[in-house]
Context: one part of a larger RNA
């Protein structure tokens, strides 16, 4: 040295577990903020580094409501306390709430310096306390002062609007695509956006929008290459409509003009009035304050914290423990879970099934104020102008300029007016649909930081979140950023008193505990590696 056996060191696989996670599904919430957010500094305990919690009233204070024995958070001992005169503890509702931060008196290298102005201690100075002091936009309003009301900043996705890449595809690359995608800004809500046909359709008809299925990878559209890609229709969710300009009148200030009698023009408030089989104003007639709607006030269900009641088991062997086996029972609108020394419907929380009220809340109801229509004439007036359209360049639509309609944009132009105008994919005729330039609008639709309940042919500590444990920690980076590792003693700490070797507070031997120490900071304890002892064999 090789090789076997055998007992061990080392090491942490599997094994068995859940404290955390993933995904969903019901329902809630969908904001938070100058009344000082979000984040966070720095305090704050008897003793207190940390982590939770709170804020010079500081593990807290007050109130009302629940509860019914212990309590001073994680946290053991010690000290000192409270509490049946009802504490901790659970809801609801206030109170305080330093210092930064939108940060807002001024500054600044956040968490920190420094000032003015009233008031008070005070009685002038100075000092402490208090309460005030930015900026913008609106109204008061004609107003560099003065008053009032708003905003701002933050937050995870979902929406809307501006702005807007490349890589990549095309097997190269330019038009094209990736994609109006990501990125960046703005703004908005619980949703947002869209919206009551100057719509589609096609000789019959439909009747606002949005969402899903189909139509259909279909008509198209493209270096007709990659690729891109509709719409009617038709099934279903949801269903709702509607206000203004303007014509005409009243009334109140302004200008202009006068022959001082008015006319004329604008400008505000109000009445009116809102459409296509045109309507409406206007000039006769007629009938009326009704439903429904909205908007104040009264009165008020359901619901709704914490919580409360809440059945029904004994005995025998096993064992450390009994809920296991046995043998007899019993409740069940409750045999969902979890726990307890093993596997428990009847021990314990709990679960059925029933009560419960406060702050909320508003379905209903009562009253009051607002809103009304029909018809006949059709002469004259109104019905959205720097608009529509037009050329020329862009751009969006399934159409990439194409016979290119439609929609938007910029640049020059630039009508009509109801005998009007627009559109049905160049364009013109008929025929058909519709009324633009003005404005609102719930539902179906999107999502999920978050909050409550429930599930999983979702993981089980190299998996599941990056994180199951003081994790965005510790570290690394000037910095944007990057970013782990770590779980498990036992029913109970009963966590090895005491004694011996030994320099020893090291280690080990006894001894005790305990079911087990071959469970001693620890479940099982695989493998590689290592060491002792013996056997063979060189």
């Nucleotide at each position: 040295g090789g090789c076997g056996u055998a007992u061990g060191a080392c090491g942490g696989a599997u094994g068995c577990c859940u404290a955390g996670g993933c995904u969903u599904u019901c329902a809630g919430a969908g904001g938070c903020g100058a009344a000082g957010a979000a984040a966070g500094a720095c305090g704050u305990g008897a003793c207190a580094a940390a982590c939770u919690g709170c804020g010079a009233u500081a593990a807290g204070c007050u109130a009302c409501g629940g509860g019914g024995a212990u309590u001073g958070g994680u946290u053991a001992a010690u000290a000192c306390a409270a509490a049946u005169a009802g504490a901790u503890c659970c809801g609801u509702a206030g109170a305080u709430u330093u210092c930064u931060g939108a940060a807002u008196g001024g500054g600044u290298c956040a968490a920190c310096c420094c000032a003015c102005u009233c008031u008070a201690a005070u009685g002038a100075a100075g000092u402490u306390a208090g309460a005030g002091u930015a900026u913008c936009u609106c109204c008061g309003a004609u107003a560099u002062a003065c008053g009032g009301a708003g905003a701002a900043g933050c937050a995870a996705a979902c929406c809307u609007a501006g702005a807007g890449a490349a890589c990549u595809g095309a097997a190269a690359c330019a038009u094209c695509u990736a994609a109006g995608u990501a990125c960046c800004u703005a703004g908005a809500g619980g949703a947002g956006a869209a919206g009551a046909a100057a719509a589609c359709a096609a000789a019959a008809g439909u009747g606002a929008u949005u969402c899903c299925g189909u139509u259909a990878g279909u008509a198209g559209u493209g270096g007709c290459g990659a690729g891109c890609g509709a719409a009617a229709a038709c099934g279903g969710a949801a269903a709702a409509g509607c206000c203004c300009a303007a014509a005409c009148c009243a009334c109140a200030g302004c200008g202009g003009u006068u022959a001082c009698g008015g006319c004329c023009g604008g400008u505000g408030u109000g009445g009116g009035g809102u459409u296509a089989u045109a309507g409406g104003a206007c000039u006769g007639g007629c009938u009326a304050u009704a439903c429904a709607g909205c908007u104040u006030a009264g009165c008020g269900a359901a619901a709704g914290a914490a919580c409360u009641u809440a059945a029904a088991u004994u005995g025998u062997c096993u064992g450390g423990a009994a809920a296991g086996a046995c043998a007899a029972g019993c409740c069940a609108u409750a045999g969902a879970a979890g726990g307890u020394g093993a596997a428990a419907g009847c021990c314990c929380u709990g679960u059925c099934a029933a009560g419960g009220u406060a702050a909320u809340g508003a379905a209903g109801u009562u009253a009051a104020g607002c809103c009304a229509g029909c018809u006949a004439g059709u002469a004259u007036c109104c019905u959205g102008a720097g608009u529509a359209g037009g050329u020329c360049g862009g751009u969006u639509c399934c159409g990439g300029u194409g016979a290119a309609a439609a929609a938007c944009c910029g640049a020059c132009u630039g009508a009509a007016u109801u005998u009007g105008c627009c559109a049905g994919c160049a364009c013109c005729a008929u025929c058909u649909g519709g009324u633009a330039a003005g404005g609102c609008u719930a539902a179906a639709u999107a999502c999920u930081c978050c909050u409550g309940a429930a599930a999983g042919a979702c993981c089980g500590a190299u998996a599941g979140u990056g994180a199951a444990c003081c994790a965005g920690u510790a570290c690394c980076g000037u910095g944007a950023g990057g970013g782990a590792a770590a779980g498990g003693u036992g029913a109970a700490a009963a966590g090895u008193a005491c004694c011996c070797u030994g320099a020893a507070u090291a280690a080990g031997g006894g001894a005790g505990u305990g079911a087990a120490a071959g469970a001693g900071u620890c479940c099982u304890g695989a493998a590689a590696u290592c060491a002792u002892a013996c056997g063979c064999c060189u």

The part of an RNA shown here (large-subunit ribosomal RNA, domain I) has 538 nucleotides and comes from a Bacteroidota bacterium. The RNAcentral record of the full RNA draws on ENA. The prediction has a mean pLDDT of 83.